[in-house]
RNA sequence: GUCACCGUAGCUCAAUGGGGUGAGCAGCCGUCUCGUAAGCGGCAGGUUAUGAGUUCGAAUCUCAUUGGUGGCU
Numbered sequence: 001g002u003c004a005c006c007g008u009a010g011c012u013c014a015a016u017g018g019g020g021u022g023a024g025c026a027g028c029c030g031u032c033u034c035g036u037a038a039g040c041g042g043c044a045g046g047u048u049a050u051g052a053g054u055u056c057g058a059a060u061c062u063c064a065u066u067g068g069u070g071g072c073u
Stems, first nucleotide, its partner, number of pairs: 001072007010025004019056001027043005049065005
């Protein structure tokens, strides 16, 4: 240089060809215990990398930008 893939909660990842943004762990609160951990119940946490376009409606489709990974040269 070129091609492909990936970017969603603090972390690891779902959300199937457009229609509700979620789970586990971590965090906080409560419960349990003599106490701690474990268990159980609850709460909070999101500009879905950024910008634009298509659409009644975009995490999802299109374009550009940006970061990462890999292949080729």
The RNA shown here (transfer RNA) has 73 nucleotides and comes from an Acidobacteriota bacterium.
The coordinates come from a structure-prediction model, not an experiment, and the mean pLDDT is 81.
It matches the Rfam family "tRNA". About the family: Transfer RNA (tRNA) molecules are approximately 80 nucleotides in length.
The sequence is in RNAcentral, with records from ENA.